A computed fold for a 72-nucleotide RNA from Blastopirellula sp., annotated as transfer RNA. It matches the Rfam family "tRNA". From the family's description: Transfer RNA (tRNA) molecules are approximately 80 nucleotides in length.
[in-house]
RNA sequence: ACUGGUGUGGCCAAAUGGUAAGGCAGCUCCCUGUUAAGGAGACGAUUGAAGGUUCGAUCCCUUCCACCAGUG
Numbered sequence: 001a002c003u004g005g006u007g008u009g010g011c012c013a014a015a016u017g018g019u020a021a022g023g024c025a026g027c028u029c030c031c032u033g034u035u036a037a038g039g040a041g042a043c044g045a046u047u048g049a050a051g052g053u054u055c056g057a058u059c060c061c062u063u064c065c066a067c068c069a070g071u072g
Stems, first nucleotide, its partner, number of pairs: 001071007010024003018055001027041004048064005
């Protein structure tokens, strides 16, 4: 330099064009002599950035950024 892949709450991870699931952690409550375990509840992401297409974009297109792999 080129090619491919990945990027979604604190962490992991789904959604393949119709308005963002789930798990863990953290928080509140119950339980317990206490902790752990267990049970219940509430919260937290405009999806790496900026544009474009579309009635509508995590999803399609363009550029850029970060990381991973490969080729030279």
The RNAcentral record of the sequence draws on ENA. The organism belongs to Blastopirellula, within Bacteria. Its mean pLDDT, the model's own confidence on a scale to 100, is 81.